A computed fold for a 97-nucleotide RNA from a mouse gut metagenome, annotated as THF (Tetrahydrofolate) riboswitch aptamer. Rfam family: THF (Tetrahydrofolate) riboswitch aptamer. Rfam 15.1 lists 747 matches to the family in 747 species. About the family: Tetrahydrofolate (THF) riboswitch was first reported for Ames et al. as an RNA motif in 5' untranslated (5'-UTR)regions of folate transport and biosynthesis genes in Firmicutes genomes. The literature on the family includes a 2011 paper in Structure by Trausch et al., "The structure of a tetrahydrofolate-sensing riboswitch reveals two ligand binding sites in a single aptamer". Its family is annotated with tetrahydrofolate metabolic process in the Gene Ontology.
[in-house]
RNA sequence: GCAGAGUAGACCGUUGCGCGUUAAGUGUCGGAUGGACGGGGAGUUGCCAUCGGAACGAAAAGCAUUUGCUUGCGGUGCAAAGGUCGCAUCCCGCUGC
Numbered sequence: 001g002c003a004g005a006g007u008a009g010a011c012c013g014u015u016g017c018g019c020g021u022u023a024a025g026u027g028u029c030g031g032a033u034g035g036a037c038g039g040g041g042a043g044u045u046g047c048c049a050u051c052g053g054a055a056c057g058a059a060a061a062g063c064a065u066u067u068g069c070u071u072g073c074g075g076u077g078c079a080a081a082g083g084u085c086g087c088a089u090c091c092c093g094c095u096g097c
Stems, first nucleotide, its partner, number of pairs: 001097004009085004014080005019074003028054002031051005039092004060071004
């Protein structure tokens, strides 16, 4: 000098257990606070979480009969194994040549 590896995490469907269906949650916009971002350092206008705000907004049915069961539904929560993607970027380091 050239080439390459590796993280947190994100997403997807599957399975299990829940929550809602008296509408929470999810998604959108904006605010505050905090966090994470290859082995080391720095780190965004990107990412995530929490708490307020704003607009929008839904799929119930059957059986029981006193709030229970079943089947559904929700861009629903958590967990597991699997798959896909994967340090914004900068410097150093690591492996091979």